Predicted 3D model of a 77-nucleotide RNA (transfer RNA) from a Thermoplasmatales archaeon. Model confidence (mean pLDDT): 80 of 100. It matches the Rfam family "tRNA". By type it is a transfer RNA.
């Protein structure tokens, strides 16, 4: 330098193919249960969907550019 995959809540991820209300588990917080803790149960908080632009009535999703991570190939030494 080229190709491919990936970036979504504090963590791990789904949702993308085929555009139509942003979700799950864990963690946190509050409560229940319990002598207490753990476990269990209920509720709740938490998101510029990596950044910017475009297409569209409507974009996490499609297109372009950029940034970052990983893998492979190539070049120099």
């Nucleotide at each position: 330098g080229g190709g491919c995959u990936c970036g979504u809540g504090g963590c791990u991820c789904a949702g993308c193919u085929a555009g139509g209300u942003a979700g799950a588990g864990c963690a946190g917080c509050a409560g229940g249960c319990u002598c207490u803790u753990a476990a269990c149960c209920u509720g709740u908080c938490g998101g510029u969907c990596a950044g910017g632009g475009g297409u569209u009535c409507g974009a996490a999703u499609c297109c372009c550019c950029u940034c970052g991570a990983g893998c492979c190939c190539g070049c120099c030494a």